A computed fold for a 1442-nucleotide RNA from an uncultured organism, annotated as small-subunit ribosomal RNA. The sequence is in RNAcentral, with records from ENA, Greengenes and SILVA. The coordinates come from a structure-prediction model, not an experiment, and the mean pLDDT is 84. Rfam family: Bacterial small subunit ribosomal RNA.
C1' cells in the first nucleotide's frame, strides 16, 4: 500500500427551543417544554319583576310602592357549558368496528289527552338576643310558578289471563279482557308566554364486545369476592356492583403477576417506501382542579370559581373562633437555557337568563411585547477607466487585487417623512312605511364599529431612512501576508501549533447564506449498522458439545366436498382540520375559501374456488416391518494369553552402576549393575495396522464365550404418510475434579535433592505422594474442531479404498448401492480456498450474531458436597479493533553462495616515554565544525604576528572592497608630537597622460546597491561519506489477479558478476556488470638529446670526444591473450589438467570508474542562497592575549624495551619527484647546527642526491647495559619586525619510564605483510613521528565454512512498516475517573396482619296516626397509631479488580 467485515464522524430536513453577533419594514402563525410550587390585587356566571312577599338605595310623583325601576330575600332556569391544565392512568382509557332483545335524555321538534277543587308553613320585614369576626338564635307577622293532601286519567306502572309475530337463545314487538296504583300553576300589556300524564323524533350520554394500542424473563407464577352457580339487594340499566349459600374454579411463555415509564388520537417531523420519532399550537376523547375520602341537590355532577370530613399551608383574631384553594384572563414570586400585557370590546361569532328591550360572557373578536418561524418587500437603477486615492500583496523606477467599485452624470421613489381622501366586515334587534297575508314571511328607510382614522389610495420632497452573520486543511465552496512558536488557541471526524502554519490571532481577498446568521440541543435520514422490503454465522462477531422428543413450524401422490385462509364485485364506517391535485379571495406569498382525491382500515354481504387450510375415501414412490445375506477396535459381563516392567528367593559374578551437553543428587564390597531359574503383582496390549473400519457425538484396538445395538446390500410378502426439524424437557457426555469402599507395577501434579543460572519456585536429572486402574455416585466442561446445525432434491468429469450387488471366457474390464480419500469444470467466496462429503442452486425446521475494551466479570437467580457451570449487565473508556492477501524488514527459521568474515598465519594496538587528535576540566578566551560502524595526525596540504572566527583594552561609523554622478587636485612621502599600534594633530611638497572637450589617479560630498566565520544542513543548491564495486534496481507492451501486485528477475545449471546457457505467458528495454579510458609486465616498429655505448678511433681515461641506433633508456604508434588449440566431464553455457605454445593464461597485476536508493548521515565557517537576526553594531581598524591550559579519559603514531642487536670503520645498488624570492656541485671555516667566497642550472644536461637496509670487518655479552632516549642544565646556529607565552636545529653535560605488555582488539592472501630508506604538498620558519607518493629487500599460511561479522538470492513465520534498536504483558510507585463487595446510616413507594377510626350512604332501632326530623347501633371508610418481612434507592469506615 490492497480487498473485505466493522463501528465512530460529517454533509440533508425539522423545532413551542435556547445562547452569541447582528437587525429596515409589512402580512400570517405561535409564545412556562422547568415547580399539578406558593399566590397580592382585578376580573372570568349570570339572569328572570311577564312567578311572589315587597321597597333598602335611585328617579319621577297626582305623595298611593303610585310611577319608572329595583338591593337582599322566597322561587324558577343555569352553574354539568365554555375556559385551563396532563398529576394519575398501560387501562375498554383511547383507536376502530359492532351490540344493548339490559338503559337514559332538562332545554328543542311532533302527536294525543288534561289543566278541577283545598290546605298549612317558610324566608323577607319588625322586636328581642349572642359573637371581635364570620355568623348565629329566639318570637310575632306573610306570599308564590315554593310545599302537601282530594278529584279525575291513556298506549305509564304492577298483578292475573288469552291470541298472533318476530328472534341463536334469555326473550321482543303487538291485540285483547279484568284488578289495583299515579298529575297539574298560574301569569299577561290580552297578541301570546307557561304547566301535567303518554307516545314518537332529534340530540347528548351509560353499558357491553373483538381486534389494535409501551419496556424489562436477572418479574414465572398469579388468584378467596377470587372464578362459575342459585336467591335476594342495588341502578336508569346488563353485571360479584354487593350480599348469603354452594361448588373449586379462574388466569398464565399467544406472557398471567410484578416493577418502571406514559394522557391516547386525527394528526406531525423525517424517509423512496417500509418503517423510525413523536403527540406544542388546532381537532375528536379521557383524566384531574390544594393532597385525600364522602355524598347532597339535579335531567345531567360524587360537581375548577357548590356542600361535609381528614390532612399539609397560607391569612385573620379580642386566642374563644373563623376564613381561603389561578392546572379560568392578566400579573407577582421562586424554579429554569427559556416563554408575552395587571389592555380594549360585546362591534361581530357563540353561549346563560328573559316574551322583549336588554344584562352577563378574561369563550370570542382586537390591539401591545417578542426576528420564535414561515412568506412577501426594499436598502436604488442605468452609465461611467486615469483602471483615481486609500488598503493589501509581490518577482518592488514597477506590476496585480480591491474595481465599474468609488467619485462623477442622469434617472427611478417602493419604503420614508408631511398632506389630504378613505373602506369591506353589519346580518340582526328594535323602529317607521309598504306588500301579501295562515304566520313568526318579504322590500324599503333610520339605528348600532372595539379594532380605527386603521388597511387602502392620492399628492408633494428627496438616493434621501436601511446589511450583517458565518466560513476558505480534506470531508466541503472559498488564499495570501503578518503575527505567534506544542505557547497562546482551534477541532464534527481525521487531525492542525516544536521559526517560513491556506488547521491559531489579526488584516486583506474570496466563499455561502441574508434581516438574519452561526452555536448548542433533540428527532428522523444518510445506517442494507435490526435487514418484512433489505443482512449474516469455515477463518472477520456468530452453529448449541451430541442425540432423542412433546408444544410449535413445515410436510408426497388422486378423488369428492367444504369455504377458514386466498380473491373479486358491492354496502356501511373510516368527524372536521391536516396532506395531495384543480380552482378562487387577499398587489404576491406566507395565508384562507371551494371543488375533488386519499385516508391503503374495520364491519357487512354477495360471489369464485386453482393453491393452503378443514372432512371423507383411495394409492404407493417418502417412512416402517418381514425375508434372505453381509461387515464392523459398535456397547455390556466373564474368562483367559504371551511380551514387558517391578518386586521377592536362590544361584553365576565383581566394582561399579545410573544419569547428562556436561554432571551431581541416587544405588552399590551388608555384593549392586549385568546374567539364569523359579514365583508373585498391577497396568497396557508390540507385530498385524492402512490414508482401514465402526459409533449420534464423547470415543472404540490381545483372545474367546454369552448378552445387545446398529448399518448396507438382495428381495418387493406387510402397513399405508405413520415424515422433517424441533424452544422448554429428558438422556449421552474426553480430561481433570470430588465422595464412599477396593487396588497401586509402571508413570506421575504437589513435594524433596541434584544441576542449569544473575537469580530458576522452570526446561534436565534422581527419587515421589495424590492421581492414573475397579465399582457405585456426583460434575457437565474442552482448539468437545470439519473452528462448516439437521433433512430433502438438483448441478461436468478424473483417480484410489472399504464393503455388498449384477453381469462377464469368472480375468481383464463394465455396471449398480453404500461408505471413505485427492485432483479439479461450472459455480460461490473478501481471498485463502470450497467444489455431489459444497462454502454451489433451492425447500423447510432449529441456534446463534450486531465496533473494540470492561467482560464471560458484577449483581441476582438455577445447579452443584466443593471446585466450579448455566444465565448475564452497566458506568466508564476507545476511534478503532478484525479477516484475508501484497510488498518488504526482521527470526537464538531452513536451503544455496560470497567476502582477510572466521580459521592457519605474519606484524601490531591496548603497558612505556613523547608527539598529535578528542572528550573532561579549567579560563577573560580557551573561536568553530566532525560523534557507533561513516568523529577523534578528521575541516587544518603548516596556529608566534598575520591567519583568527575568540578574549581584554583602545578607536571608527557610509565605512576595509568595487560601480555609476558631482566637485577638488590632490593623495602618498618626509619631518615634529601624541599614542602600545590602529589613528589623531602641526608643517613641509603640491601628479600624471591630452586632440584641451576631457581622461587616469586620488580624495571629500551625495545618493543608491552596504557588511555580518550572526542563526536554521530539519527551509535548500552543490560537494561528500557509508552500505558497496556489493550485484542488484527498474521500465514498455502482453499476460494473471477486484485489488495491493506477480509474471518478466522465479526454476535447472554456471559465472567475481541479473556472466551466460537451457527451460518458461511472457518478449523486449534501460540504469548498473563487464568492455571500451590510465598506468605497469613482452615484443616489433618510428625517433635519437641532455639519455645509451656492442663494435671503430681519439683521451687528460670520466660516453669526456668523434661517431654510431645495434643495447639500455625515453615516448609515439602498433602486435599480443580469444578458454584460440588439445584430452576428459557436460545438452549447452561452462569447468577440470605440473597439458602445449607464450613475457603474460582464464579478469595477468593496478587506477579511473560508483545502478535505483538507504542514514531529515556531513557541511550555511570553502562557495551559493530562501527566510529570520544585528546597524555609532553581531559591521570595521588595532595592540596584546587565547587556539598551545591540565587532576584525568579516549583514539591514531613515533621511539623503544634490545645480539636477527648497539656502537664504529670499509663497500655496493634505486625510483618517484623539487629548483630563479630557488636548487645549489665546490672550496675554505666551525666538533655541529652554519657561515664566507665562488662555478651551474629556467634543468632526461646544473643541483638537492648521502639512498637506507644490505655486504664485508671490529667492538660489546645480556646487564636497565655501549639497550632506550624522555627530562632537564649550560652553549649556540637559522628563520623571521618579534622565538617570554609559542619555533626548529646544533653541541656538551643529565640519562626518566621501560626487560615485549590484562581484558580486549586491529591489519595484510604476494611482490601482499613485515622491513628499510627517499621525495614532494603546504611553508620566512616550524612543532611531520602527519599526509600524498616512490623505490630495496622480502616471507609465512589458508584443512575447510560449523561458529563470529557484513552481505547476495530463494523459500518459511509474522501482532514489527519510524520496519526486533520493532512491538508488546504484568506487577509496583504518585495522582485522578468510574464502579462491584461491605458493618452499619438515611429515606421512598406497595403489600400484609392488628388498634383506632372523621365525615357519609346504607342497613336496624327510635319517635310519632303516618311521612319523615333529632337521636343510638351497626357494616364499610378516609387518615392516624403499632408490628414483622420483603423490594429499592442513597451514603458509608475498609476493601476488590477496571
Nucleotide at each position: 500500500a490492497u480487498c473485505c467485515u466493522g463501528g465512530c464522524u460529517c454533509a440533508g430536513g425539522a423545532c413551542g427551543a435556547a445562547c452569541g453577533c447582528u437587525a429596515g419594514c409589512g402580512g400570517c402563525a405561535g409564545g412556562c417544554c422547568u415547580a399539578a410550587u406558593a399566590c397580592a390585587u382585578g376580573c372570568a356566571a349570570g339572569u328572570c319583576g311577564c312567578g311572589g312577599g315587597g321597597c333598602a338605595g335611585c328617579a319621577g310623583u297626582u305623595c298611593g310602592g303610585c310611577u319608572g325601576g329595583c338591593g337582599a330575600c322566597c322561587g324558577g332556569c343555569g352553574c354539568a357549558c365554555g375556559g385551563g391544565u396532563g398529576c394519575g392512568u398501560a387501562a375498554c382509557g383511547c383507536g376502530u368496528a359492532u351490540g344493548c332483545a339490559a338503559c337514559u335524555u332538562g332545554c328543542c321538534c311532533u302527536u294525543c289527552a288534561g289543566u278541577g277543587g283545598g290546605g298549612g308553613a317558610u324566608a323577607g320585614c319588625c322586636u328581642g338576643g349572642g359573637g371581635a369576626a364570620a355568623c348565629c338564635c329566639a318570637g310575632a307577622u306573610u306570599a308564590a310558578u315554593a310545599c302537601c293532601g282530594c278529584a279525575u286519567a291513556u298506549u305509564a306502572u304492577c298483578c292475573c289471563g288469552a291470541c298472533c309475530u318476530c328472534g341463536c337463545a334469555u326473550g321482543u314487538g303487538g291485540u285483547u279482557g279484568g284488578g289495583a296504583u299515579g298529575a297539574a300553576a298560574g301569569c299577561u300589556g290580552a297578541g301570546g308566554c307557561g304547566c301535567u300524564g303518554a307516545g314518537g323524533g332529534a340530540u347528548g350520554g351509560g353499558c357491553a364486545u373483538g381486534c389494535g394500542u409501551g419496556a424489562c424473563a436477572u418479574u414465572a407464577g398469579c388468584u378467596a369476592g377470587u372464578u362459575g352457580g342459585u336467591g335476594a339487594g342495588g341502578u336508569a340499566a346488563g353485571g360479584g356492583c354487593u350480599c348469603a349459600c354452594c361448588a373449586a374454579u379462574g388466569c398464565g411463555a399467544c406472557g398471567a403477576u410484578g416493577u418502571c415509564u406514559a394522557g391516547c388520537u386525527g394528526g406531525u417531523c423525517u424517509g423512496a417506501g417500509a418503517g423510525g420519532a413523536u403527540g406544542a399550537u388546532c381537532a375528536g376523547c379521557c383524566a384531574c382542579a390544594c393532597g385525600g375520602g364522602c355524598a347532597c341537590u339535579g335531567a345531567g355532577a360524587c360537581a375548577c370559581g357548590g356542600g361535609c370530613c381528614c390532612g399539609a399551608c397560607u391569612c385573620c383574631u379580642a386566642c374563644g373562633g373563623g376564613a381561603g384553594g389561578c392546572a379560568g384572563c392578566a400579573g407577582u414570586a421562586a424554579g429554569g437555557a427559556a416563554u408575552a400585557u395587571u389592555g380594549g370590546u360585546c362591534a361581530a361569532u357563540g353561549g346563560g337568563g328573559g316574551c322583549a328591550a336588554c344584562c352577563c360572557u378574561g369563550a370570542a373578536c382586537c390591539a401591545g411585547c417578542c426576528a420564535u418561524g414561515c412568506c412577501g418587500c426594499g436598502u436604488g437603477a442605468a452609465g461611467g477607466a486615469u483602471g483615481a486615492a486609500g488598503g493589501u500583496c509581490c518577482u518592488c523606477u514597477g506590476g496585480a487585487u480591491u474595481g465599474u467599485a468609488a467619485a462623477c452624470u442622469u434617472c427611478u421613489u417602493u419604503u420614508c417623512u408631511c398632506a389630504g381622501g378613505g373602506g369591506u366586515u353589519a346580518a340582526u334587534u328594535g323602529u317607521g312605511a309598504g306588500c301579501u297575508a295562515u304566520a313568526a314571511g318579504c322590500u324599503c328607510g333610520c339605528u348600532u364599529g372595539c379594532a380605527g382614522g386603521u388597511a387602502c389610495c392620492u399628492g408633494a420632497g428627496g438616493a434621501a431612512u436601511a446589511a450583517g452573520c458565518a466560513c476558505c486543511g480534506g470531508c466541503u465552496a472559498a488564499c495570501u501576508a503578518c503575527g505567534u512558536g506544542c505557547c497562546a488557541g482551534c477541532a464534527g471526524c481525521c487531525g492542525c501549533g516544536g521559526u517560513a502554519a491556506u488547521a491559531c490571532g489579526u488584516a486583506g481577498g474570496g466563499u455561502g447564506c441574508a434581516a438574519g446568521c452561526g452555536u448548542u440541543g433533540u428527532c428522523c435520514g444518510g445506517a442494507u449498522u435490526u435487514a418484512u422490503u433489505g443482512g449474516g454465522u469455515u477463518u472477520a462477531a456468530a452453529g448449541g458439545g451430541u442425540g432423542c422428543g412433546c408444544a410449535g413450524g413445515c410436510g408426497g401422490u388422486c378423488u369428492a366436498u367444504u369455504a377458514a385462509g386466498u380473491u373479486a364485485g358491492u354496502g356501511g364506517u373510516g368527524a372536521a382540520a391536516u396532506c395531495g391535485u384543480c380552482c378562487g379571495g387577499c398587489u404576491u406569498a406566507a395565508c384562507c375559501g371551494g371543488a375533488u382525491a386519499c385516508c391503503c382500515g374495520c364491519c357487512a354481504u354477495u360471489g369464485a374456488u386453482a393453491c393452503u387450510g378443514g372432512u371423507a375415501g383411495g394409492c404407493u414412490u417418502g417412512a416402517g416391518u418381514g425375508c434372505g445375506a453381509c461387515a464392523g477396535a459398535g456397547g455390556g459381563u466373564a474368562c483367559u494369553a504371551g511380551a514387558a516392567u517391578g518386586c521377592g528367593u536362590g544361584g553365576u559374578g565383581u566394582a561399579g552402576c545410573g544419569g547428562u551437553g556436561a554432571a551431581a543428587u541416587g544405588c552399590a564390597u551388608a555384593g549392586a549393575u549385568a546374567u539364569c531359574a523359579c514365583g508373585c503383582a498391577g497396568a497396557a496390549u508390540a507385530c498385524c495396522a492402512a490414508u482401514u473400519g465402526c459409533g449420534a457425538a464423547g470415543g472404540c484396538a490381545g483372545g474367546u464365550a454369552c448378552c445387545u445395538a446398529u448399518g448396507u446390500c438382495g428381495u418387493a410378502a406387510c402397513u399405508g404418510a405413520c415424515g422433517c426439524u424441533c424452544a422448554g424437557g429428558c438422556a449421552c457426555g474426553a480430561a481433570a475434579g470430588c465422595g464412599u469402599g477396593g487396588g497401586g507395577a509402571g508413570c506421575g501434579a504437589a513435594c524433596a535433592g541434584g544441576a542449569u543460572u544473575a537469580g530458576a519456585u522452570a526446561c534436565c536429572c534422581u527419587g515421589g505422594u495424590a492421581g492414573u486402574c475397579c465399582a457405585c455416585g456426583c460434575u457437565g466442561u474442552a482448539a468437545a474442531c470439519g473452528a462448516u446445525g439437521a433433512u430433502c432434491a438438483c448441478u461436468a468429469g478424473g483417480u484410489g479404498u472399504u464393503c455388498g450387488g449384477g453381469a462377464g471366457u469368472u480375468u481383464a474390464u463394465c455396471c449398480u448401492g453404500a461408505g471413505u480419500g485427492c485432483c479439479c469444470c461450472a459455480g460461490c467466496g473478501a481471498a485463502a480456498g470450497c467444489g455431489a462429503u459444497a462454502a454451489g442452486u433451492g425447500a423447510u425446521c432449529c441456534a446463534c450474531c450486531u465496533g473494540g475494551g470492561g467482560a464471560g466479570u458484577a449483581c441476582g437467580u438455577u445447579c452443584g458436597c466443593g471446585a466450579g457451570a448455566a444465565u448475564g449487565a452497566a458506568a466508564c473508556u476507545c476511534a478503532a479493533a478484525g479477516g484475508a492477501a501484497u510488498u518488504g524488514a526482521c527470526g537464538g527459521g531452513g536451503g544455496c553462495c560470497c567476502g582477510c568474515a572466521c580459521a592457519a598465519g605474519c606484524g601490531g594496538u591496548g603497558g612505556a616515554g613523547c608527539a598529535u587528535g578528542u572528550g573532561g576540566u579549567u579560563u577573560a578566551a580557551u573561536u568553530c565544525g566532525a560523534u557507533g560502524a561513516u568523529a577523534c595526525g578528521c575541516g587544518a596540504g603548516g596556529a608566534a604576528c598575520c591567519u583568527u572566527a575568540c578574549c581584554u583594552g583602545g578607536g571608527c561609523u557610509a565605512c576595509a572592497a568595487u560601480g555609476c554622478c558631482u566637485c577638488u587636485g590632490c593623495c602618498a612621502g618626509c619631518c615634529g608630537c601624541c599614542g602600545a599600534a590602529a589613528g589623531g594633530u602641526g608643517g613641509u611638497u603640491u601628479u600624471c597622460c591630452u586632440u584641451c572637450g576631457g581622461g587616469a589617479c586620488a580624495g571629500a560630498g551625495u545618493g543608491c546597491a552596504a557588511g555580518g566565520u550572526g542563526c536554521u544542513g530539519c527551509a535548500u543548491g552543490g560537494u561528500u561519506g557509508u552500505c558497496g564495486u556489493c550485484a542488484g534496481c527498474u521500465c514498455g507492451u502482453g499476460c494473471c489477479g477486484u485489488g495491493a501486485g506477480g509474471u518478466g528477475u522465479u526454476g535447472g545449471g554456471u559465472u567475481a558478476a541479473g556472466u551466460c546457457c537451457c527451460g518458461c505467458a511472457a518478449c523486449g528495454a534501460g540504469c548498473g556488470c563487464a568492455a571500451c579510458c590510465c598506468c605497469u609486465a613482452u615484443c616489433g616498429u618510428u625517433a635519437g638529446u641532455u639519455g645509451c655505448c656492442a663494435g671503430c678511433a681519439u683521451u687528460u681515461c670520466g660516453g669526456a670526444u668523434g661517431g654510431g641506433g645495434a643495447c639500455u633508456c625515453u615516448a609515439g604508434c602498433g602486435a599480443a591473450a580469444c578458454u584460440g588449440c588439445c584430452u576428459c566431464c557436460g545438452c549447452a553455457a561452462g569447468g577440470a589438467g605440473u597439458g602445449a605454445g607464450g613475457a603474460a593464461g582464464g579478469u595477468g597485476g593496478g587506477g579511473a570508474u560508483g545502478a535505483c536508493g538507504u542514514c531529515a548521515a556531513a557541511u550555511c565557517a570553502u562557495c551559493a542562497u530562501g527566510g529570520c537576526c544585528c546597524u555609532u553594531a553581531c559591521g570595521c581598524c588595532c595592540a596584546g592575549g587565547g587556539c598551545g591550559a591540565c587532576a584525568c579519559a579516549c583514539g591514531u603514531g613515533c621511539u623503544a624495551c634490545a645480539a636477527u642487536g648497539g656502537a664504529c670503520g670499509g663497500u655496493a645498488c634505486a625510483a618517484c619527484g623539487g629548483g630563479u624570492c630557488g636548487c645549489c656541485a665546490c672550496a675554505c671555516a666551525g666538533c655541529g647546527a652554519u657561515g664566507u667566497g665562488u662555478a651551474g642550472c629556467c634543468a632526461a644536461u646544473c643541483u638537492c642526491u648521502a639512498a637506507a637496509a644490505a655486504c664485508c670487518g671490529u667492538u660489546c655479552u645480556c646487564a636497565g647495559u655501549u639497550c632506550g632516549a624522555a627530562u632537564u642544565g649550560g652553549a649556540g646556529u637559522c628563520u623571521g619586525c618579534a622565538a617570554c607565552u609559542c619555533g626548529a636545529c646544533u653541541c656538551c653535560a643529565u640519562g626518566a619510564a621501560g626487560u615485549c605488555g590484562g581484558a580486549a582488539u586491529c591489519g595484510c592472501u604476494a611482490g601482499u605483510a613485515a622491513u628499510c630508506g627517499c621525495g614532494g604538498a603546504u611553508c620566512a620558519g616550524c612543532c611531520a613521528u602527519g599526509c600524498c607518493g616512490c623505490g630495496g629487500u622480502g616471507a609465512a599460511u589458508a584443512c575447510g565454512u560449523u561458529c563470529c561479522c557484513g552481505g547476495g538470492c530463494c523459500u518459511u513465520g509474522u501482532a514489527c512498516a519510524c520496519a526486533c534498536c520493532g512491538c508488546c504483558c504484568g506487577u509496583c510507585a504518585a495522582g485522578c475517573c468510574a464502579u462491584g463487595g461491605a458493618a452499619g446510616c438515611u429515606g421512598g413507594g406497595g403489600g400484609c396482619a392488628c388498634c383506632u377510626g372523621a365525615a357519609g350512604u346504607c342497613c336496624g332501632g327510635g319517635g310519632g296516626u303516618a311521612a319523615u326530623a333529632a337521636c343510638c347501633c351497626g357494616c364499610c371508610u378516609a387518615g392516624g397509631g403499632u408490628g414483622a418481612a420483603a423490594c429499592u434507592a442513597g451514603u458509608a469506615a475498609c476493601u476488590g479488580g477496571g